[in-house]
This is a predicted structure of a 360-nucleotide RNA (Bacterial RNase P class A) from a Bacteroidota bacterium.
It matches the Rfam family "Bacterial RNase P class A". By type it is a ribozyme.

RNA sequence: GAUGCAGACCGUUCUAUCGCUGUGCAUUUUUAAUGCAAAGAGGAAAGUCCGGGCAACAAAGAGCACCAUACUUCUUAACCGGAAGAUAUUCGAAAGAAUAUAGUAAUGUAAUAGAAAAUAACCGUCCCGUUCAAACGGGAUAAGGGUGGAAAGGUGGGGUAAGAGCCUACCAGUAUUGCAAGUGAUUGUAAUAGCUGUACAUCUUAUGGGUUGAAAGACCAUGUAUACCAACAUUUAAGAAUUGCUCGUUCGUUGUUGGGGGGUAGGUCGCUUGAGUCUUUUGGCAACAAAAGACCUAGAUAAAUGAUAGAACUUCUUUUUAUAAGUUGACAGAACCCGGCUUACAGGUCUGCUUCCUUU
Numbered sequence: 001g002a003u004g005c006a007g008a009c010c011g012u013u014c015u016a017u018c019g020c021u022g023u024g025c026a027u028u029u030u031u032a033a034u035g036c037a038a039a040g041a042g043g044a045a046a047g048u049c050c051g052g053g054c055a056a057c058a059a060a061g062a063g064c065a066c067c068a069u070a071c072u073u074c075u076u077a078a079c080c081g082g083a084a085g086a087u088a089u090u091c092g093a094a095a096g097a098a099u100a101u102a103g104u105a106a107u108g109u110a111a112u113a114g115a116a117a118a119u120a121a122c123c124g125u126c127c128c129g130u131u132c133a134a135a136c137g138g139g140a141u142a143a144g145g146g147u148g149g150a151a152a153g154g155u156g157g158g159g160u161a162a163g164a165g166c167c168u169a170c171c172a173g174u175a176u177u178g179c180a181a182g183u184g185a186u187u188g189u190a191a192u193a194g195c196u197g198u199a200c201a202u203c204u205u206a207u208g209g210g211u212u213g214a215a216a217g218a219c220c221a222u223g224u225a226u227a228c229c230a231a232c233a234u235u236u237a238a239g240a241a242u243u244g245c246u247c248g249u250u251c252g253u254u255g256u257u258g259g260g261g262g263g264u265a266g267g268u269c270g271c272u273u274g275a276g277u278c279u280u281u282u283g284g285c286a287a288c289a290a291a292a293g294a295c296c297u298a299g300a301u302a303a304a305u306g307a308u309a310g311a312a313c314u315u316c317u318u319u320u321u322a323u324a325a326g327u328u329g330a331c332a333g334a335a336c337c338c339g340g341c342u343u344a345c346a347g348g349u350c351u352g353c354u355u356c357c358u359u360u
Stems, first nucleotide, its partner, number of pairs: 001356002004353007012312007020040002023037006042331001046342002049340005054213004061247004066209005071085005086101006102204002106202005122145002124141006153171006172196002174193008217269004226260001228259005239251004276295008313329001316326003319322001
């Protein structure tokens, strides 16, 4: 200097004039107008994928079903979250990246090819019969070959009719136990055991889960007719509520349910002070926690948060190489609030690491 990997931040700034919205204060001709003050859309506001706060179902349950999670430790209000790690498999030369992770006795499935996907025999090998031999028939075999992604752990030796963990030595994997390290998942090592095929699903175990959703809900005003019909009931009823079902519980004591009909669609609250933000110190690898101090930063309701001008900064191009000319500024707009995840993003800055080139 180049390349690649990982992480973090910025993503226009200032001035002037005019305009819009809510809040506070003051004045006036007070249902409104005028003036002043400070404030006014993000890192994702997006997707609606998760988790909660909050509100309602009057309040509180049990069982079954259903759903979710499942390596370790820490963190959080909680999470399919975050931080730091472990093991296995795959990709990469490397820095790194991706996926998976409770249990296993049983059951099922695994296209095509192949004899066979786990008690199997196509070729082959060995033994016997027939035979000069070949062919044929019977038995044994899983070492050699073929098929396949995968074919019963590997090598040497013994043994056998020929072979096979059949036996043995060493090695690999797995299981159990001991010792050591670690908070732990696990790792290392020793001994014992001939125990030795892969994936997925069903199943089992443990833990957890009420539902709906701000168009949730609460209150006020206006206005009217619950006229009429049907069924059930008149009590501890009928019926309703409680995710799906059952039990239970509660409400209901001239009602309940269904049909049909009438009136209204206006306003206020919810609605922004919060698991809040920032700075410093301490603890911690970190996520994060504690303490002290400071700050208040949209609440609209058909939807405000802007426009113009100048200068600066930034991107790119050209050449007369200079105080040059032109050009450029991404993704994108709150609607109850918060914490995550995922997706989009012109361009710029910073930090660490891998590999290559070079000795300027």